[in-house]
Record summary:
Large-subunit ribosomal RNA, domain VI from a Patescibacteria group bacterium, 263 nucleotides, folded computationally. Model confidence (mean pLDDT): 85 of 100. The source organism's lineage runs through Bacteria and Bacteria candidate phyla.
Context: one part of a larger RNA
RNA sequence: CGUUUGAGUCUUGAGGGGAGCUAGCCUCAGUACGAGAGGACCAGGCUGGGGGAAUCCCUAGUGUGCCGGUUGUGGCGUCAGCCGCAACGCCGGGUAGCUACAUUCCUUGCGGAUAACCGCUGAAAGCAUCUAAGCGGGAAGCCCACCCCAAGAUGAGGACUCUUUGAGACUCCAGAAAGAACAUCUGGUUAAUAGGCAGGAAGUGGAAGGGUAGUAAUAUCUUAAGCUUACCUGUACUAAUCGGUCGAAAAAGACUUUGGCGG
Numbered sequence: 001c002g003u004u005u006g007a008g009u010c011u012u013g014a015g016g017g018g019a020g021c022u023a024g025c026c027u028c029a030g031u032a033c034g035a036g037a038g039g040a041c042c043a044g045g046c047u048g049g050g051g052g053a054a055u056c057c058c059u060a061g062u063g064u065g066c067c068g069g070u071u072g073u074g075g076c077g078u079c080a081g082c083c084g085c086a087a088c089g090c091c092g093g094g095u096a097g098c099u100a101c102a103u104u105c106c107u108u109g110c111g112g113a114u115a116a117c118c119g120c121u122g123a124a125a126g127c128a129u130c131u132a133a134g135c136g137g138g139a140a141g142c143c144c145a146c147c148c149c150a151a152g153a154u155g156a157g158g159a160c161u162c163u164u165u166g167a168g169a170c171u172c173c174a175g176a177a178a179g180a181a182c183a184u185c186u187g188g189u190u191a192a193u194a195g196g197c198a199g200g201a202a203g204u205g206g207a208a209g210g211g212u213a214g215u216a217a218u219a220u221c222u223u224a225a226g227c228u229u230a231c232c233u234g235u236a237c238u239a240a241u242c243g244g245u246c247g248a249a250a251a252a253g254a255c256u257u258u259g260g261c262g263g
Base pairs, nucleotide, nucleotide: 001152006162007161008160009159010158011157015149016148017147018146021049022048023047024046025045026044027043033038050107051106052105053104054103055102059100060099061098062097066093067092068091069090070089071086072085073084074083075082076081109144111143112142117137118136119135120134168246169245170244171243172188173187174186175185176184193239194238195237196235197234198233199232200231202228203227204226209222210221211220212219213218
C1' cells in the first nucleotide's frame, strides 16, 4: 500500500514446513521345518539406545546486588565495630532466573492409492496367457492421519460485536511473562504496573551490645539470633497527572453534467 466504511475478537485452511530412526528380551515355541545339528514366519508384550519438545516439582550446576568464615594492607584518633583494595582477595553455602547431569511426554495408524513383484477371470490366437476389457494383493517410499506456520490464497475467505451520539488506534507514562533498537505483552487512579512498606517463603547459620567462665585464645546466655537480591500475598505511601494526535462510509445540504416533464 492492497484486501472498497472503519475497527476489535475468534476462526476456515489453499499452500508450506516438521516428524518419520533403531536394538535387546519374553510369549507364540524348542512349535513349523529338519536325519540331526539347529531353528523360524505371522502375531502380541516388555525394556533400552539415538533424536525431539516442554518444564524447573525433585537432583545437580551457575548464581560478581544474599549470608557466613578468613589473610594481607589502608582508613574511620585508639579498643570494639565497620568500610575500601587485593580475580567476588580467598574460602563454605545459596533465593529467583537461566540450565542439564534432572523430570515428563513424543518418535504413531487393522487408513488410501501404488512400484518392482505375486495373482483371479480372460480373449485376440477353440489351447495357453496377470492384460487387451475387467478385478485383487503388494514397500522404511507417495497421499492422508500427527505437530507447526498460514487469506499478499491480489481467488486477498468466514462468524460475532462495535462504529461521526467517535468504534478504535497511536503518542505519553509505570513496567516485564518481552527485549540489541523496534516490536510484543501487563497496566495507567473506576488502578496492585513498578518502587516503598508489612507479612510469608527461602538462604545463611547463632548479629551487635551486654552478662558469666577463663590470664588469654575462646566458650556460653540473652537468641533458631541477626541479616537477606530477583520469589509469593497484601497495602495507594511514591510514581503511572493533566493531556495531545490520527481515525471511516451511509444519510442530509450545496454545486456541475445528462435525461425526462412543464413554462
It matches the Rfam family "Bacterial large subunit ribosomal RNA". It was read from a public genome assembly.